Notes
c-di-GMP-I-GGC riboswitch aptamer from Paucisalibacillus sp. EB02, 86 nucleotides, folded computationally. NCBI's taxonomy places the organism under Bacteria, Bacillati, Bacillota, Caryophanales, Paucisalibacillus. The sequence was found by an Rfam model in a public genome assembly.
[in-house]
């Protein structure tokens, strides 16, 4: 440079309890592993999710709405260990 073994050092953790926190979506911790070769970071595009607050309204168990969230949906950017090849 490429590539990612049914190899491996070393990482990281779904779902699901429990707290703590958010209006919710979510998040954070701790326990717990379904999986991940970037599941590392970075909401930059799209996509999904919520809709408190704002508009509309037939005044409501409405409807839109992100400035909320997700990078373990998808691309894209940045950086990086281990190994096999060359």
């Nucleotide at each position: 440079a490429c590539u990612g073994a049914c190899a491996a050092a070393g990482g990281c953790a779904a779902a699901c309890u429990u707290a703590c926190u958010g209006a919710a979506a979510g998040g954070u911790a701790a326990g717990g592993a379904c999986g991940c070769a970037a599941a590392g970071c970075c909401g930059u595009g799209g996509g999904u999710c919520u809709a408190a607050g704002g508009u509309u309204u037939u005044c409501u168990u409405a409807a839109c709405u992100a400035c909320g969230a997700u990078u373990g949906c998808c691309a894209g950017g940045c950086u990086a260990c281990c190994a096999a090849u060359g």